[in-house]
RNA sequence: AGGGCCGUCGCCAAGCGGUAAGGCACCGGGUUUUGGUCCCGGCAUUCGUGGGUUCAAAUCCUUCCGGCCCUGCCA
Repeated sequence: AGGGCCGUCGCCAAGCGGUAAGGCACCGGGUUUUGGUCCCGGCAUUCGUGGGUUCAAAUCCUUCCGGCCCUGCCA
């Protein structure tokens, strides 16, 4: 320098145009003498950033940022 892939809650992770599943962690409650286990409830108005398309975008297009991989060039 060229090409490809990835970025979603504190961590892991589903979703692939119709408005964010689940697990762990955390918070509140129940059970228990206490803790753990178990049970119930809560926990993203928002998907790396900006812009665009669309009635509607995490999802499509694009800019930039970050990470990984392959190929090449110079030393």